[in-house]
Glycine riboswitch aptamer from Microvirga zambiensis WSM3693, 97 nucleotides, folded computationally. It was read from a public genome assembly, where an Rfam model found it. NCBI's taxonomy places the organism under Bacteria, Pseudomonadati, Pseudomonadota, Microvirga, Microvirga zambiensis.
RNA sequence: AAAGGCGAUGCGGGAGAGUCCGAUCUGGAAUAAUCCAGGCCGGCGCCGACGGAGCAACACCCCGGAAUCUCUCAGGCUCAAGGACCGUAUCGCUGGA
Numbered sequence: 001a002a003a004g005g006c007g008a009u010g011c012g013g014g015a016g017a018g019u020c021c022g023a024u025c026u027g028g029a030a031u032a033a034u035c036c037a038g039g040c041c042g043g044c045g046c047c048g049a050c051g052g053a054g055c056a057a058c059a060c061c062c063c064g065g066a067a068u069c070u071c072u073c074a075g076g077c078u079c080a081a082g083g084a085c086c087g088u089a090u091c092g093c094u095g096g097a
Base pairs, nucleotide, nucleotide: 004094005093006092007091008090009089010088011087012086013085018044020043021042022041024039025038026037027036028035029034045077046076047075051073052071053070054069058064
């Protein structure tokens, strides 16, 4: 003391599935009927790349044992937010060419 590895933070990228049906409340438009947006509730359908759960090989006294696989409890299904993962910068630890 390099590359690399791990962690934290910032920035950038980042998918999927109903902007469904009904009722109700609020606001707006409208002469009215009615329409639009949002909130809550009920119903059915659907998604999985936050979280959670399950499993192979392996190991084995016990305990164990992965995921972008599977399940969907939670969550989500216009936008927004979130978002595994990828890139990058800084800092810390490790490492020791």
About this RNA
Rfam family: Glycine riboswitch aptamer. About the family: This family represents the bacterial glycine riboswitch. Its mean pLDDT, the model's own confidence on a scale to 100, is 80.